Description: A computed fold for an 84-nucleotide RNA from Candidatus Profundicultor aquiphilus, annotated as c-di-GMP-I riboswitch aptamer. The model forms 95% of the base pairs in the Rfam consensus. Lineage of the source: Bacteria > Pseudomonadati > Atribacteria > Candidatus Caldatribacteriaceae > Candidatus Profundicultor.
RNA sequence: GAAAUGAAAGGGUAAACUCUCCGAAAGGGGAGGGCACAAAGCCACGGACCUAAAGCGAAAAGCCAUGGUGGCCGGGCUGCCAAG
Numbered sequence: 001g002a003a004a005u006g007a008a009a010g011g012g013u014a015a016a017c018u019c020u021c022c023g024a025a026a027g028g029g030g031a032g033g034g035c036a037c038a039a040a041g042c043c044a045c046g047g048a049c050c051u052a053a054a055g056c057g058a059a060a061a062g063c064c065a066u067g068g069u070g071g072c073c074g075g076g077c078u079g080c081c082a083a084g
Base pairs, nucleotide, nucleotide: 005082006081012037013036017032018031019030020029021028022027035071041077042076043075045074046073047072048069049068050067055063056062
């Protein structure tokens, strides 16, 4: 130095829940909180899942993503520390 790996140290992120704001909803931002996380950093590219405003529809049924989830899986890009 490389690959694999995750002991230690210093730091980092932040689930549920509460308050508040945005949103039609799903969900998201901020504050508190801390379940967990070595990519729980970034990207909706493939799959999966959630929602269904507008649209389609005779319709209150149903369909539909151009809306979401990166803390669902895969893929891409980047990256701190370094015991055995």